Background:
This is a predicted structure of a 141-nucleotide RNA (FMN riboswitch aptamer (RFN element)) from Cognatiyoonia sediminum. Its mean pLDDT, the model's own confidence on a scale to 100, is 79.
């Protein structure tokens, strides 16, 4: 250095202004936000290298589903974690050998439950879980 094991730590942002209304941070107009891994013709660096995508590939929580228990039913509790399924969204022009990625412009997307009124931004499950990131220790190579 590498692979493995154990333990620990960390691991999400956003409604400001106006309108309508009895009532809306939920509707309408203008705004605001972008988790994790990969990729990268860009940027930085003398170099090693570092950084760079919400909508290119993949992943995560949630709902659903499945299993078990309780139950006449409704339903509740526990477990599984991709298992049926939801789970999303990009085009146009430019440069160029080449653009999903660069430059310019215009678009689009966002779990579930709650609410005097429909929520990416409020409240709640959540002091939770987790993609993953890092560290320590151990024996091995």
């Nucleotide at each position: 250095g590498c692979a493995c094991a154990u333990u620990c730590u960390c691991a999400g942002g956003g409604c400001g202004g106006g309108g309508u209304g009895g009532a809306a941070u939920u509707c309408c107009c203008c705004a605001c936000c972008g988790g994790c891994g990969g990729u990268a013709a860009g940027u930085c660096a003398u170099u090693a290298g570092a950084c760079a995508a919400g909508c290119c590939c993949g992943c995560g929580a949630g709902c659903g589903c499945c299993u078990c228990u309780u139950u006449u039913c409704c339903a509740a509790g526990a477990g599984g974690g991709u298992c049926a399924g939801c789970a999303g969204a990009u085009c146009u022009g430019g440069u160029g050998c080449g653009a999903c990625u660069c430059c310019a412009g215009a678009g689009c997307c966002g779990a579930c439950g709650g609410u005097c009124a429909u929520a990416g931004u409020c409240c709640g499950g959540a002091u939770g879980a987790a993609a993953g990131a890092g560290a320590a220790u151990g024996g091995g190579u």

RNAcentral holds the sequence, with entries from Rfam and Ribocentre.